[in-house]
Context: one part of a larger RNA
RNA sequence: UGACGGGGGCCCGCACAAGCGGAGGAACAUGUGGUUUAAUUCGAUGAUACGCGAGGAACCUUACCCGGGCUUGAACUGCCAGCGAACGAUACAGAGAUGUUGAGGCCCUUCGGGGCGCUGGUGGAGGUGCUGCAUGGUUGUCGUCAGCUCGUGCCGUGAGGUGUCGGCUUAAGUGCCAUAACGAGCGCAACCCUUUUCUUUAGUUGCCAUCAGGUGAUGCUGGGCACUCUAUGGAUACUGCCACCGUAAGGUGUGAGGAAGGUGGGGAUGACGUCAAAUCAGCACGGCCCUUACGUCCGGGGCUAUACACGUGUUACAAUGGGGCAUACAGAGUGUUGGCUUAACGCAAGUUUGGUCUAAUCUUCAAAGUGUCUCCCAGUUCGGAUUGGGGUCUGCAAUCCGACCCCAUGAAGCUGGAUUCGCUAGUAAUCGCGCAUCAGCCAUGGCGCGGUGAAUACGUUCCCGGGCCU
Repeated sequence: UGACGGGGGCCCGCACAAGCGGAGGAACAUGUGGUUUAAUUCGAUGAUACGCGAGGAACCUUACCCGGGCUUGAACUGCCAGCGAACGAUACAGAGAUGUUGAGGCCCUUCGGGGCGCUGGUGGAGGUGCUGCAUGGUUGUCGUCAGCUCGUGCCGUGAGGUGUCGGCUUAAGUGCCAUAACGAGCGCAACCCUUUUCUUUAGUUGCCAUCAGGUGAUGCUGGGCACUCUAUGGAUACUGCCACCGUAAGGUGUGAGGAAGGUGGGGAUGACGUCAAAUCAGCACGGCCCUUACGUCCGGGGCUAUACACGUGUUACAAUGGGGCAUACAGAGUGUUGGCUUAACGCAAGUUUGGUCUAAUCUUCAAAGUGUCUCCCAGUUCGGAUUGGGGUCUGCAAUCCGACCCCAUGAAGCUGGAUUCGCUAGUAAUCGCGCAUCAGCCAUGGCGCGGUGAAUACGUUCCCGGGCCU
């Protein structure tokens, strides 16, 4: 000077408390450990690994294993020599890679040659091989915590201190006052995006108040841009006003006005640094290693195994419910190898055939909800695992190993021990919808969107984490 203390003081945070809903018990999905295996590729491991890299493992991916091939090589490139347009239908062998066959096909040219390809040689190649404890870049975390420093001055022999301490205040090293300090920088805040209110301008694909026409019905048509909305540019909120407290900063108020009130809500934004934290497998890169193999092509298998253990989820155990019929209301996005759909067929997944949309035009439709009928507390009209049979679709190909549909089957489970997690408002809980990846999909995951919509916070003694002083 720091760090630490079952030392002290002050303060904060879903940290506790007060509440609501979960996990831990069941079945299944998924990730991990262990075990097994020819291989179950590799990485991530307290918080800060474990629905993580992976925003799509049947082949491919793929890095792993077995087997069959190649060796200037699958891709790129320099040079030398030789040959041939490039490309290559068909047939045969083969698991394929590949090999043989070679119907066809005859480039440009300044005639020197050039482009493209094959063969031989050679210099580079190639490596998801090792080292994240050699590195760059990027990321997690403490933590969106309020801190971390510098110049000059002053103090101290010096390390260093002061400033940054003290009082009050704040979400904040945010400010005010005081002061051997005076200033400044990186952070805080603001500037950015979005949402909430008003408004200028614009008016199609959006909208329909007024006028007219029309329909079984509909902005359907003429017309209009008032409204909604979309887009652009502005305005508005600042403790500005009032009352009280305070020297001030500021605080309090069922105050006024206002769409909004004291940072209005949300996001982006992450200081100096910590953990030799993570990543050489995203990429880049030093060193080391392999070079007829640790490179590369192909077929098949594996990553999907399964006594077991753990994490994260989904579905339930029912009546605030299950089932049948009828019926209402979104937002954000996607779409031409595509989205949706009339008609016919099928119980259905779907098939065939027409239509519409390169989209504010078509897609476009939600489910919880509401109304009514039924079930009557039971392992049930709860629950849906598992299994048998039959099909549909994608795709060269669903055996290992896909999703979906129909019929049948109908397991565990009657609210879960110790313990533990999330959440303070349009939040929790609950309900559906969309997107990326993607031929298809193991999505119950991830990222978004809206609908319905609570309870509780006395308080800071205690648990955890953090800040300041000592």